This record gives sequence, C1' cells and structure tokens, in this order.
RNA sequence: GGGGAUAUAGCUCAGCUGGGAGAGCGCUGGCUUCGCAAGUCAGAGGUCGGGGGUUCGAGCCCCCUUAUCUCCA
Repeated sequence: GGGGAUAUAGCUCAGCUGGGAGAGCGCUGGCUUCGCAAGUCAGAGGUCGGGGGUUCGAGCCCCCUUAUCUCCA
C1' cells in the first nucleotide's frame, strides 16, 4: 500500500426484505424480609464510531473517513 471482518445502552450482543431502537447481565426504586441475598414489579440509561449522499422514511443502501482484529505484499 491492497483485500476482508467488526463498531448499536455501563458490559455481552440481537435487530429479518428500509418504516415500533431492543434482549440478557448490571444500575435505581417499590413489594417481600428483623436485615441481607434470592424472587417479583416498575423505571432510568442510546449522536446506532464520525461526516456526507439517496429516499416520504436509513442501524440497514451508496461515498469518504476513524479505531481494532485479520490476510496478502
């Protein structure tokens, strides 16, 4: 220098053929207990790596770019 993969909540990850942004764990609160844990119910938490484009509409399609992993040289 060139090819490929990954990037979504604090962490691990889903997200189908472009239309509701989600799960588990964690966190906070309620109930339960003498108290804790466990259980159960509820809640908070997101620039979907960044920028631009296409579209009525983008996590998803196109272009550029950053970081990490990997292959070739």
Overview
Predicted 3D model of a 73-nucleotide RNA (transfer RNA) from a Lachnospiraceae bacterium. Its Rfam family is "tRNA". The family's RNA type in Rfam is transfer RNA. Rfam links the family to the GO term triplet codon-amino acid adaptor activity. Its mean pLDDT, the model's own confidence on a scale to 100, is 83.